A computed fold for a 1491-nucleotide RNA from Sulfolobales sp. MK5, annotated as small-subunit ribosomal RNA. Its Rfam family is "Archaeal small subunit ribosomal RNA". The literature on the family includes a 2002 paper in BMC Bioinformatics by Cannone et al., "The comparative RNA web (CRW) site: an online database of comparative sequence and structure information for ribosomal, intron, and other RNAs". Its Rfam clan is "SSU clan".

[in-house]
RNA sequence: UUCCGGUUGAUCCUGCCGGACCAGACCGCUAUCGGAGUAGGGCUAAGCCAUGGGAGUUUACACCUCCGGGUCAAGGGGGUGUGGCGUACGGCUGAGUAACACGUGGCUAACCUGCCCUCAGGACGGGAAUAACCCUGGGAAACUAGGGAUAAUUCCCGAUAGGUGAGGAGUACUGGAAGGUCUCCUCGCCGAAAGGUCCUUGGGCUACUGUUCAGGGACGCCUCAGGAUGGGGCUGCGGCCCAUCAGGUAGUUGGAAGGGUAAAGGCCUUCCAAGCCUAUAACGGGUAGGGGCCGUGAAAGCGGGAGCCCCCAGAUGGGCACUGAGACAAGGGCCCAGGCCCUACGGGGUGCACCAGGCGCGAAACGUCCACAAUGCGCUUGUGCGUGAUGGCGCUACUCCGAGUGCCUCGUUAGAGGCUUUUCCCCACUCUAAAAAGGUGGGGGAAUAAGCGGGGGGCAAGACUGGUGUCAGCCGCCGCGGUAAUACCAGCUCCGCGAGUGGUCUGGGCUUUUAUUGGGCCUAAAGCGCCCGUAGCCGGCCUGGUAAGUUCGUGUCUAAAUACCGAGGCUCAACCUCGGAAAUGGUGCGAAUACUACCAGGCUAGGGGGCGAGAGAGGCUGGGAGUACUCCUGGAGUAGGGGCGAAAUCCGUAGAUCCCAGGAGGACUACCAGUGGCGAAGGCGCCCAGCUAGAGCGCGCCCGACGGUGAGGGGCGAAAGCCGGGGCAGCAAACCGGAUUAGAUACCCGGGUAGUCCCGGCCGUAAACUAUGCGGACUAUGUGUCAGGUGGGCUUAGGGUCCACCUGGUGCAACAGGGAAGUCCUUUAAGUCCGCCGCCUGGGGAGUACAGCCGCAAGGCCGAAACUUAAAGGAAUUGGCGGGGGAGCACCACAAGGGGUGGAACCUGCGGCUCAAUUGGAGUCAACACCUGGAAUCUCACCGGGGGAGACCGCAGAAUGACGGCCAGGCUGACGACCUUGCCAGACUCGCGGAGAGGAGGCGCAUGGCCGUCGCCAGCUCGUGUUGUGAAAUGUCCGGUUAAGUCCGGCAACGAGCGAGACCCCCACCCCUAGUUGCUACUCUGGCCUCCGGGCUGGAGGCACACUAGGGGGACUGCCGGCGUUUAAGCCGGAGGAAGGAGGGGGCCACGGCAGGUCAGCAUGCCCCGAAACUCCCGGGCCGCACGCGGGUUACAAUGGUAGGGACAGCGGGAAUCCAAACCCGAAAGGGGGAGGCAAUCCCUUAAACCCUGCCUCAGUUGGGAUCGAGGGCUGAAACUCGCCCUCGUGAACGAGGAAUCCCUAGUAACCGCACGUCAACAACGUGCGGUGAAUACGUCCCUGCUCCUUGCACACACCGCCCGUCGCUCCACCCGAGCGGGGGAGGGGUGAGGCUCUCUGCUUCGGUGGGGAGUCGAACUUCUUUCCUGCAAGGGGGGAGAAGUCGUAACAAGGUAGCCGUAGGGGAACCUGCGGCUGGAUCACCUCAU
Repeated sequence: UUCCGGUUGAUCCUGCCGGACCAGACCGCUAUCGGAGUAGGGCUAAGCCAUGGGAGUUUACACCUCCGGGUCAAGGGGGUGUGGCGUACGGCUGAGUAACACGUGGCUAACCUGCCCUCAGGACGGGAAUAACCCUGGGAAACUAGGGAUAAUUCCCGAUAGGUGAGGAGUACUGGAAGGUCUCCUCGCCGAAAGGUCCUUGGGCUACUGUUCAGGGACGCCUCAGGAUGGGGCUGCGGCCCAUCAGGUAGUUGGAAGGGUAAAGGCCUUCCAAGCCUAUAACGGGUAGGGGCCGUGAAAGCGGGAGCCCCCAGAUGGGCACUGAGACAAGGGCCCAGGCCCUACGGGGUGCACCAGGCGCGAAACGUCCACAAUGCGCUUGUGCGUGAUGGCGCUACUCCGAGUGCCUCGUUAGAGGCUUUUCCCCACUCUAAAAAGGUGGGGGAAUAAGCGGGGGGCAAGACUGGUGUCAGCCGCCGCGGUAAUACCAGCUCCGCGAGUGGUCUGGGCUUUUAUUGGGCCUAAAGCGCCCGUAGCCGGCCUGGUAAGUUCGUGUCUAAAUACCGAGGCUCAACCUCGGAAAUGGUGCGAAUACUACCAGGCUAGGGGGCGAGAGAGGCUGGGAGUACUCCUGGAGUAGGGGCGAAAUCCGUAGAUCCCAGGAGGACUACCAGUGGCGAAGGCGCCCAGCUAGAGCGCGCCCGACGGUGAGGGGCGAAAGCCGGGGCAGCAAACCGGAUUAGAUACCCGGGUAGUCCCGGCCGUAAACUAUGCGGACUAUGUGUCAGGUGGGCUUAGGGUCCACCUGGUGCAACAGGGAAGUCCUUUAAGUCCGCCGCCUGGGGAGUACAGCCGCAAGGCCGAAACUUAAAGGAAUUGGCGGGGGAGCACCACAAGGGGUGGAACCUGCGGCUCAAUUGGAGUCAACACCUGGAAUCUCACCGGGGGAGACCGCAGAAUGACGGCCAGGCUGACGACCUUGCCAGACUCGCGGAGAGGAGGCGCAUGGCCGUCGCCAGCUCGUGUUGUGAAAUGUCCGGUUAAGUCCGGCAACGAGCGAGACCCCCACCCCUAGUUGCUACUCUGGCCUCCGGGCUGGAGGCACACUAGGGGGACUGCCGGCGUUUAAGCCGGAGGAAGGAGGGGGCCACGGCAGGUCAGCAUGCCCCGAAACUCCCGGGCCGCACGCGGGUUACAAUGGUAGGGACAGCGGGAAUCCAAACCCGAAAGGGGGAGGCAAUCCCUUAAACCCUGCCUCAGUUGGGAUCGAGGGCUGAAACUCGCCCUCGUGAACGAGGAAUCCCUAGUAACCGCACGUCAACAACGUGCGGUGAAUACGUCCCUGCUCCUUGCACACACCGCCCGUCGCUCCACCCGAGCGGGGGAGGGGUGAGGCUCUCUGCUUCGGUGGGGAGUCGAACUUCUUUCCUGCAAGGGGGGAGAAGUCGUAACAAGGUAGCCGUAGGGGAACCUGCGGCUGGAUCACCUCAU
């Protein structure tokens, strides 16, 4: 030693993106104080700079001057100059540099070293110049020329010491090694010094000053040697990126000679040789100062190189030398370039990457401060002088550390009272160079001091309020916002941190996400198409040796600072000081020898060879054979053939197809044939022969580790394609036709060229796949098959066959184990290990662009980036879906039938149109005679017009009379509604602001409830157990069966629940009970009629029957036969029975889905209106009519119409205004009438189809009744818009309804009427009721659908899904691009400042100086060539993104032609087609193998 969010409906995994942490810079808001720090124009412009400061000093010397004094002195100060030392340090910066620049360790036998230290010795003689100064000039200035004088620690000459070179000699020394050192001899050459200054003591001379001599001391001078310090040079090793940089190199590599330097060296020159470097990365390009260290991290690492320390480099760009111990010299010189400044235009000056400061640049950074008091440095004998080094102060929350912003009581808050005094304010002392801060003492006073970010998840803290309404906005990521936002903007509140807190960018971590520690490559990204082989890496058994690796011990280096540990000092801390350890590393010495390595020797298990018998579509070459096909010839033969889903193009009477015979040609090789064989892979298939390669098996024959892998490299390499030549039967890209289609550049059909075939040469790619690199070892089994061997059996004795075992190959099943998972792998590993190679690191852009290499071309190999994106993926799960499969089911499916709709007229609903309004809702099934919705007013929500109304509170008004009522007049369509005037009456008043009532105003996508629908379905789940990492699975599956997840049997399941069933209601049979208002067979009886049979009607019994309405029984596959799995569930048939397999009909109707419908039935949240969107009245509208659709009614007629007569129901309804009889009137509608009825009593209530009889006679009719006219009636306040009925008249369309479509399986369909609901009135509607009453299945899954199992999926808003490409528009980055421009590098040429060397020469005060020539280096300028980088660019190209557009439908299901890979051609586009390949293809069938 850490995780969390994000791919999904959910899961596991891969993988990336994001969050939480630390650090740096900047920014926003905010801010009381102190301490510490090596912080602060580093990042960009090594861009440019005004002004001031940053290096002087001096007891060497000369002169001038001031003080002083005694006038020229002593002494002290200042200045100018000559000389000495310093100015090569310190300070700044990071441009350049990929290098011995740095780090580390060595070497210098190839070197230097001022000042300093030590040792030894010395300083003799002589001479000269010059500055300041004076004089005279030139110049605007900078400055400069000439003349004159002078000193020294200035300069020169001579001497000595000494040095140096050559030659020679030597007894020496150091060392690993003498070419070094030392000593001596000879010769040549070079060749020191300042005896100065100061102090002091003493003496001489001089009047003193002074001068001189001697001694002492201090400082200095010269020479040699040594040391120390500092440097120069060389070298091993180490540390960036790119191989889309692979070859580089002419002083290049070496040698000889010389030059040069302090010094080695091609450092430089001449000559000679042709070398040298490079895959262990030369050369080139890019980037970069290096290190100590710093940030981060558990570490390994990764990133950095500001500040402090060490080293390097630079000083506007570039070059050069001088001086000097040291420089090629930051505040020195010369030159060139470019910039700036001055100028009298002739010339001059200048260089902040020192301290301050300014401009510019930028996101970004301070005072033109104080002091030399401390530390240090330079000079000096010293006091000292100088020092923008340094020490301090100031500014900046830059970093770190520390402290505070109070505490107590009362109070809801506001506030009040009390306590304390860190800070704060005041005073004094101390501290300091001077201050400040601090310290000590005293006084005052809670006073002077809190913010920032956040509250959807990650992630701590709101399901608060208001605003907004996919807008405005937020958001690192996921995602919020479309009217109820915990996510925006605010308020409140809460959370985190706190003098800070957040944001942006960058780095590290998180990230085992570049994996050494510590990952992977079957399917997620990833095994090279295959083999051979170079370098490299790795390597069997035994013995001996060495000791390189390795291990141990020890020495040394690893600066300081930092970091760690321990002490100590600032009140603590930060910070500082001291000590220690460490610094994982380098190097030296010693030791060990197991392993590795190396050397030597041996072995045979790896490998190779030999021999033997067999196997094989291994390869190459040659020869031969066969069927089919096409063509040709001949014969025979006649009208078709061919082709398809169906056709057509096409062929054919000029004789096709078909049949026979013959011939020609090219390609191919059926059966055998097999998850069988061979090969490294690609691949290889008739037979024979030749040549040739490899593997397996067997053999104690040979070699003796000879091996494995393999970067580069080489070879082989399907199909397509290319070049040259041949060949061409069939097939067949392109192409031409025919179809299909909306189109059809396709799929299908007819033709057809390249090509396919052969020879030679290219290409070098494929789903070149086992998507699985090669080699070795180990790890359960079982069973096929092929080759060989051993043993055995049989034997027809064969290359026979069978069994067992062994070796090798090739398959299957499967344990352990592995894996994210996968009917996944499993001795043929994807298990456990070893060796080597290749490859991967989110998706897209893109295998693209550019560069390079290869190719004739097509193209191949290698192979990015900008930009864009939150995913892209793998495996598996549950659903859904499929123009996948299987099983089952349904008259809202079909089939077999019956009747309709669709055509007509009318009614009705909807759309549309119209309108002032034609209110609104509902929209496939599952809206449309639906909202019980038949709206005259009402209803009513719409339109036109006119009125009314505010609980409660505040303001205002009101006994100066509110509000209300009324005559008259006015206004008006009308109205005390309003206005004028007046009267009555007596307390409130809507004028304003709030707040209400009410709302059929909005949201059915905020809701409840209710309903529809999936569903006339048979499903939906749970508990426990089990399986799986998990989502999930199992159960619920399979066989049979059922109407049914109904039941039976099997089964890792066993049970259970909701559904189904059971249950409830009605009907059908029987029984019991009950008997009024029902019934009346039977008994008695009254009345009436009579054809004398009887009939009608009433009453009293009675309740038998019927009926009514309560209860019960009955049906259960119980019985028989058969089938079924022997026995089950159950099925078929039968008996009995009123009823038979659910008896018929209904009610009820699962978990849930459809954001289904309803805010307009009701309820309800939010929003809105609030004197109008409330409410009332009048009128209109919902009824409007060119049209379209749905549902009905009536028909088209004779199974009918019409007239007359006759018959039989059931369900129901009836009073606040209802049902209404008899009877009367009327032609009828209807009117009058009012008995009875709150109803088994009375009424509605005559049912109609039907039956009988007559007429009609096939016609637009005696069918049909629309439309219109006239008259009448009913309801109602009112029938004009706009009701219903009756009568008369009128008499339309319509002669059976295209495509299409609906309902129905029995008392059903169809036909017939009745009642009720609505209702004042109005029924072609709805709900029920009865009457008459067929036809046809007894099946199926074809159509439409449903259920279950299974399969595929890129779908999950779930196929009305997903999704591809062109085209069009906008934006963005990029590539190519005629060319235009900028910059850098290299090479060549020209001009050439200047430097160096040599030489000639003039002048000279002999120090120098001028000129010429030769050689060489050479900045800069210029020109040519080449190369790299970069800007712009007409135009061209693809790519990415975008709310929505156009065209098609390519892919995902068998995606409707399986898909994909390579290649080629074609096409608006996705794509299509040919050839070869793959399964990462569904489905069915067959074969084989395993279980």
RNAcentral holds the sequence, with entries from Greengenes.